[in-house]
RNA sequence: GCGCCCAUAGCUCAAUGGUAGAGCAGCAGCCUUUUAAGCUGUUGGUUGAGGGUCCGAAUCCCCCUGGGCGCA
Numbered sequence: 001g002c003g004c005c006c007a008u009a010g011c012u013c014a015a016u017g018g019u020a021g022a023g024c025a026g027c028a029g030c031c032u033u034u035u036a037a038g039c040u041g042u043u044g045g046u047u048g049a050g051g052g053u054c055c056g057a058a059u060c061c062c063c064c065u066g067g068g069c070g071c072a
Base pairs, nucleotide, nucleotide: 001071002070003069004068005067006066007065010024011023012022013021018055026042027041028040029039030038048064050062051061052060
């Protein structure tokens, strides 16, 4: 330099054009003599930045940034 893949909650990951979710973590409560475990509820997101297409974009297109793999 070229090609491919990845970027979504604090962490690990879903969501293949129609209201962004789960598990863990956090917070509150229940239980327990207390802690842990268990149970219930709950908070948390400008979907890496910018632009475009579309009635509607995490999703499709362009470009940039960061990371990984391969080729040279």
A computed fold for a 72-nucleotide RNA from a Minisyncoccota bacterium, annotated as transfer RNA. RNAcentral holds the sequence, with entries from ENA. Its mean pLDDT, the model's own confidence on a scale to 100, is 81. Rfam family: tRNA. Rfam classes the family as a transfer RNA.